About this RNA
This is a predicted structure of a 72-nucleotide RNA (transfer RNA) from a Bacillota bacterium. Its mean pLDDT, the model's own confidence on a scale to 100, is 82. The sequence was found in a public genome assembly. It matches the Rfam family "tRNA". By type it is a transfer RNA.
This record gives sequence, C1' cells and structure tokens, in this order.
RNA sequence: CCGGGUGUAGCUCAGUGGUAGGGUGCUUGUUUUGGGAGCAAGAGGUCGUGCGUUCGAAUCGCACCACUCGGA
Repeated sequence: CCGGGUGUAGCUCAGUGGUAGGGUGCUUGUUUUGGGAGCAAGAGGUCGUGCGUUCGAAUCGCACCACUCGGA
C1' cells in the first nucleotide's frame, strides 16, 4: 500500500428494515448462625463515529476510527 473480518449492557455473545435481548456479573428482597447455592424483583445501552437511503436503520450504502487476518 491492497483486500477480508469484527465493533451491541461491566464481561461474553444473539438480534439480516418495524419499540434491543440471552448468559454471567451488579443491586434489593427472601432463605441461612454466616457465606455459598436456590427463588423473586430491579437497575444498567444515544448498537465504534459521522453522513446518506427509507414512512421507519443495530440491520442497507459511503467515509473515518479501533482491533484482527491474509497478500504485496
């Protein structure tokens, strides 16, 4: 320099156009002498950034950024 992949909750991952979810972690309650496990409830997200397409974008297009793989 050229091409591909990935970017979503603290962590790890789903979600291929119509109000963003699972597991784990966190908080509260319950339970226990206490802890852990179990059960119930709750909080936590401008979906990497910007622009565009669309009635409507995490999802489609373009540029950029970060990480990663391959080639020269």